[in-house]
RNA sequence: UUGAUCCUGGCUCAGAGCGAACGCUGGCGGCGUGGAUGAGGCAUGCAAGUCGAACGCGAAAGCUUCCUUCGGGAAGUGAGUAGAGUGGCGAACGGGUGAGUAACACGUAAUCAAGCUACCUCCGAGACUGGGAUAACUGCGGGAAACUGCAGCUAAUACCGGAUAGUCCUUCUGGCAUGAUCCGGUUGGUAAAUGGUUGGGAUCCUUCGGGACCUUCUGCUUGGAGAGGUGAUUGCGGCCUAUCAGCUUGUUGGUGGUGUAAUAGACCACCAAGGCGACGACGGGUAGCGGGCCUGAGAGGGUGGCCCGUCACACUGGGACUGAGACACUGCCCAGACUCCUACGGGAGGCUGCAGUCGAGAAUCUUCCGCAAUGGACGCAAGUCUGACGGAGUGACGCCGCGUGUAGGACGAAGGCCCUAGGGUUGUAAACUACUGUCACGGGUUAUGAAUGGUCUGUCGUUAAUAGCGGCAGGAUUGACAAAGGCUUGAGAGGAAGUCACGGCUAACUCUGUGCCAGCAGCCGCGGUAAUACAGAGGUGGCAAGCGUUGCUCGGAAUCACUGGGCAUAAAGGGCGUCUAGGCGGAUCGGCAAGUCGGCUGUGAAAUCCCUCGGCUCAACCGAGGAAGUGCAUCCGAAACUGUUGGUCUUGAGGGCGAUAGGGGAGAGUGGAACUCCUGGUGGAGCGGUGAAAUGCGUAGAUAUCAGGAGGAACGCCGGUGGCGAAAGCGACUCUCUGGCUCGUUUCUGACGCUGAGGUGCGAAAGCUAGGGGAGCGAACGGGAUUAGAUACCCCGGUAGUCCUAGCCGUAAACGAUGGGUACUAGGUAGGGGAGCUCUGACGCUCUCCCUGCCGUAGCUAAUGUGUUAAGUGCCCCGCCUGGGGAGUAUGGUCGCAAGGCUAAAACUCAAAGGAAUUGACGGGGGCUCACACAAGCGGUGGAGCAUGUGGUUUAAUUCGAAGCAACGCGCAGAACCUUACCUGGGUUUGACAUCACGGUGGUAGAACCCUGAAAGGGGAACGACCCGGGGCAACUCGGGAGCCUUGACAGGUGUUGCAUGGCUGUCGUCAGCUCGUGCCGUGAGGUGUUGGGUUAAGUCCCGUAACGAGCGAAACCCUUGUCGUUAGUUGCCAGCGAGUAAUGUCGGGGACUCUAACGAGACUGCCGGUGUUAAACCGGAGGAAGGUGGGGAUGACGUCAAGUCAUCAUGGCCCUUACGCCCAGGGCUGCAAACGUCCUACAAUGGCGCGCACAAAGGGAAGCGAACUCGCAAGGGUAAGCCAAUCCCGUAAAGCGCGUCCCAGUCCGGAUUGUGGGCUGCAAUUCGCCCACAUGAAGUCGGAAUCGCUAGUAAUCGCGGAUCAGCAUGCCGCGGUGAAUAUGUUCCUGAGCCUUGUACACACCGCCCGUCAAGCCACGGAAGCCGGGAGUGCCCGAAGCACGUGACCCAACUUAGGAAG
Repeated sequence: UUGAUCCUGGCUCAGAGCGAACGCUGGCGGCGUGGAUGAGGCAUGCAAGUCGAACGCGAAAGCUUCCUUCGGGAAGUGAGUAGAGUGGCGAACGGGUGAGUAACACGUAAUCAAGCUACCUCCGAGACUGGGAUAACUGCGGGAAACUGCAGCUAAUACCGGAUAGUCCUUCUGGCAUGAUCCGGUUGGUAAAUGGUUGGGAUCCUUCGGGACCUUCUGCUUGGAGAGGUGAUUGCGGCCUAUCAGCUUGUUGGUGGUGUAAUAGACCACCAAGGCGACGACGGGUAGCGGGCCUGAGAGGGUGGCCCGUCACACUGGGACUGAGACACUGCCCAGACUCCUACGGGAGGCUGCAGUCGAGAAUCUUCCGCAAUGGACGCAAGUCUGACGGAGUGACGCCGCGUGUAGGACGAAGGCCCUAGGGUUGUAAACUACUGUCACGGGUUAUGAAUGGUCUGUCGUUAAUAGCGGCAGGAUUGACAAAGGCUUGAGAGGAAGUCACGGCUAACUCUGUGCCAGCAGCCGCGGUAAUACAGAGGUGGCAAGCGUUGCUCGGAAUCACUGGGCAUAAAGGGCGUCUAGGCGGAUCGGCAAGUCGGCUGUGAAAUCCCUCGGCUCAACCGAGGAAGUGCAUCCGAAACUGUUGGUCUUGAGGGCGAUAGGGGAGAGUGGAACUCCUGGUGGAGCGGUGAAAUGCGUAGAUAUCAGGAGGAACGCCGGUGGCGAAAGCGACUCUCUGGCUCGUUUCUGACGCUGAGGUGCGAAAGCUAGGGGAGCGAACGGGAUUAGAUACCCCGGUAGUCCUAGCCGUAAACGAUGGGUACUAGGUAGGGGAGCUCUGACGCUCUCCCUGCCGUAGCUAAUGUGUUAAGUGCCCCGCCUGGGGAGUAUGGUCGCAAGGCUAAAACUCAAAGGAAUUGACGGGGGCUCACACAAGCGGUGGAGCAUGUGGUUUAAUUCGAAGCAACGCGCAGAACCUUACCUGGGUUUGACAUCACGGUGGUAGAACCCUGAAAGGGGAACGACCCGGGGCAACUCGGGAGCCUUGACAGGUGUUGCAUGGCUGUCGUCAGCUCGUGCCGUGAGGUGUUGGGUUAAGUCCCGUAACGAGCGAAACCCUUGUCGUUAGUUGCCAGCGAGUAAUGUCGGGGACUCUAACGAGACUGCCGGUGUUAAACCGGAGGAAGGUGGGGAUGACGUCAAGUCAUCAUGGCCCUUACGCCCAGGGCUGCAAACGUCCUACAAUGGCGCGCACAAAGGGAAGCGAACUCGCAAGGGUAAGCCAAUCCCGUAAAGCGCGUCCCAGUCCGGAUUGUGGGCUGCAAUUCGCCCACAUGAAGUCGGAAUCGCUAGUAAUCGCGGAUCAGCAUGCCGCGGUGAAUAUGUUCCUGAGCCUUGUACACACCGCCCGUCAAGCCACGGAAGCCGGGAGUGCCCGAAGCACGUGACCCAACUUAGGAAG
């Protein structure tokens, strides 16, 4: 993720962090930090020198003096200065970077009896005697330069010979001795008498400077020790990859050498053949390592920037030299690339030092100051050098701190925004008032970092010494930073706030704009005209000199699970056995002490983290002390457990003996049934096959049947959730060979066990190879059907194959989708195999073990389920999983004859994919039931003509809406004008209508009449008002109202949105359903109740029941109709009585009857019988006008269809405002090729026509119904009584009945159409009304596919009335008359209800979903080839250099002059 639920599972977010970058913004300070990319290239300056107290040389300018040929020269001073050189020490530190390195590189703990160590400290001993050179310098040369040659002179703490010497090194050797360390002897092997004067008093020498000598300090040689540094070795620890499984010849070891400071195959010769590896060798990829840092509850995970330790590197590669130390960042040589200079012959260079520059990049600073401090090199020292370092600069890059004001101030300004128009909010916010003075700014003043050293004074020690040197005390001196900071003072709210978010997660909401556009987005997702999600604004929330975004790490993620997960169905048990390594392992008694536990000691650097104090005003930051550092190692101790070792045991395991069951396996043989084929007989037309057929077979004799023969395969019944086997699997019978289980006995062994990575064996079907075999069946294939097609399902054939032998293959939903072993944890029941007892005739009983099933407790589980055959509770071992797709695919490897198997990714893509269960919906699933649903009937529609509505089309307009059922004689219960909303034209603008306000108004409002016009309208105009109040006798006057005029608010809109709405309505459907409270069940959605058994029209009622009750529906109540009664009796009625008429309840009367209209009665399964559960109820019957809701109506549950209606009405938003409003005339809504729906009338004889006769109900009537009479053929006209109605009128009902006629035809059927003449309504019938008469007389002879209505007073048929309405009815709504047929069934079609089942559907089957594909884009793979990188191997060439050999040449030191040594 779903309609909802639980679970699995991935994706995403909220947290913290960063050497960051980017966007917007930016006041101050402190402390940190800043080239992460090209280990790319570098201009320029600086970054390592110092010592005259080791040594020899040794200027110049300037100044002074002298001389001068006036050009200059000399001397002194400068100055033994500058300078280069010899020599010593340093340059191997410090500083940078992380390229390489998977290694003893690092970390930690050890080892070196296998080492070295300059400077420093301590201790012992010593420093005697000689010698020859060489830089510098001078002269002469070479070269463009860099540089360099020859000759000559010279010094030393440079170099060399000799002497001395031990416990030092070395050669040989003796003793003790096998320990390396002890005691001896022996060969050879070292020194610089240097410097300073510090002092010089005695002594000596003197070139008079001084020297010897003494003294102080320092240096030197040798030996030992220390400290620090360094070299080497070892255990352990820390990356990925097996799609790298084998690697190795100096390789592994030995002996002897070489070599080194030192061990060692480090190297060499010889000998042996070893060494490493699944505990991952070898190979490939990546990477400096650690302290630490980030995160995390922790365990872990990530990381190694700054600081500290360490390693490696210094343009790239190689090499050695010097030295205590280097194979040397700013040394040397060679090679290479690159850059520069050049006279072209040759040369020079190395910023991964500090700054700086270019380049690439998202991206990272000043070519600063100073040695004042700390540290380093040299020096006795002063001091010199020091881009180490100390500071400043730059970047909000980070952390920390401060500020941008404080208080008062309205039931609340303005402005903005919202609004239900009342108000709300911004908001005490501002203004305003009163204050404060941090930071920044200006003035003044002042501390710390400074301690030393040297010098001066004093004092003490050393010494012969009041020199010198050393110690102590005091004075003066030394600051890059930097007037930065502190303190004080001045002025003044003055100079200082942004950024992100506001749909949910997640704190924070409104308006406008936009209209799937523009855009947003971390995930889910927003946007298609009312967007809290886009954009803007107002408001709000968060953080704040920052805020967001991006990237990366950890967390959340128990989402790799050590802490701390899983595998029946979600991803996940290997197809099954056997076995190796490995892991784990019964009881008991000892030993050891590896694991384990305790303790001591050492170490675990500092910094960091933590705690406590302290220093900067606080904090960040810094300092001190402590703790911690869970680690490693030595030693001591414990012995329960594990381990190991020794002994014992029997229960695990195995063996023996005695039995049983079995489709366990292999081989050989045998059998019957069936089938097919062959031969023969009988027989004679079909057989076969299917839903139905056809192909096929058959007169050449099939099928059928009988007999005989042949062949191959499979083994019926028994047969069973029965048996056996590890699984695959195994089924006729007999024999032979053979594996395993089980039971009994408790006889033997004595832990011999379990699991099992690799390995190895077995392994259904199909398939492959070779050879057989082949009856039946039967992929492929052929034919026939089916079908839109049918490469299928069905049928007829049929090849591989199926069978056998030998060999491959090695996979299956190889499943219990459940690995093996072992122990424990309620039961019940069934089957199979054993044992015992009674008894044997069958059987029965008991116990126990093994196997196979079912139900079920606890428990477990997300649920389903599982449940001693665990999916419960423990232990041991193996295999496997980590979102879906890509994909069990590519590639590599390996196996295979092939097919293919095993192993097994990534790019890319999605926000899910899933499991179980729930409620619905659906099913060409099931069960039960219902309905004019079908069937059975009757009558229609669809064909014709016409009426009417609709689509379409046409038109200036043909106004608009309704669209399957559920739009289409619907809105419209009635369009000539009006209606009317449409079109054309003419007018009008506060308007045809409402309200309010300002102003005006008495000749005002109104208005006869006149002109114009189609009208509306416009213009003129005699006449001419009304109401209220005040004044007045009155005339009249004043004020106000109404009315009117002008203006402004506003009116108006049938304009739009029915998908913004209210109301009303249709439909499912008068179907029987829809829910609730409490309880119960379930983790939950939800269930139960409402299911079940009956019954009903019904969730109607009864019974049962974890449910008990209730509500809305059903029913009832209401109206009408059917029977009776009571009351009442006119306008209704008339039986009896009376009167009257041609006749009539006409009249007097009457209430009996009908009727009217009010109230009652009646029907309730009440009674009887039967069925049923003693129920509900059903069936039959009686009585009754009516019988099982009597018939009909009204009445319509929860809901569904974004169903219909903004054009009944109401209404939000949007739109129009001299027009989309309003008025008028005319036209249109009626236009017509063809199409559809609904009706009417027909096609005729059950009929048409004519004449005569009979019987209703329900309604309507005053601008009305209109009698009678009269005229007209008629429509109708004239006149007129009555009636506001049980009174009068509409008003003759028609079908029907009787008689007559027509005689089957386009007719005496049918009436369309058309012509003429009339009538009526109305201002007006042309577009465009109805009716009458005469004439005309079309289509049509019962209607294709299809389709509609109806179950009784119904269908059918017949007429009558009403609403609307001036007129107009085949429509609609009602009324009565006549009056059937069929169904006692639910298989099917349609729809519906309940239960159940499946589901991958939930927009719910008009669902979902699969494959292919145009064009474009993305990713991955292949590709002729082309170009790189890494690694390996073979061969060739080969610089510098080192070692050795040989030869030539050169050579001061020594020499016995021959030589020797080198």
This is a predicted structure of a 1462-nucleotide RNA (small-subunit ribosomal RNA) from an uncultured prokaryote. Rfam family: Bacterial small subunit ribosomal RNA. Gene Ontology terms of the family: structural constituent of ribosome and ribosome. Model confidence (mean pLDDT): 83 of 100.